[in-house]
Molecule: transfer RNA
Organism: Patescibacteria group bacterium
RNA sequence: GGGGCUGUAGCUCAGCUGGCUAGAGCACUCCCAUGGCAUGGGAGGGGUCAGGGGUUCGAAUCCCCUCAGCUCCA
Numbered sequence: 001g002g003g004g005c006u007g008u009a010g011c012u013c014a015g016c017u018g019g020c021u022a023g024a025g026c027a028c029u030c031c032c033a034u035g036g037c038a039u040g041g042g043a044g045g046g047g048u049c050a051g052g053g054g055u056u057c058g059a060a061u062c063c064c065c066u067c068a069g070c071u072c073c074a
Base pairs, nucleotide, nucleotide: 001073002072003071004070005069006068007067010026011025012024013023019057028044029043030042031041032040033039050066051065052064053063054062
């Protein structure tokens, strides 16, 4: 330098055949149960979907560029 894969909540990930409001588990906060802890139940907060641009009525999803990580070739 060239090819491929990955990037979504604090962490691990789903969603990637364009359309319900962007979700799950764990973690966090509050409440209830217990004398307390552990544990269980309930409620809640938290995301510019790596960044920018484009297509479209509509983009996490399609296209282009850039950045970061992994990997292969040279």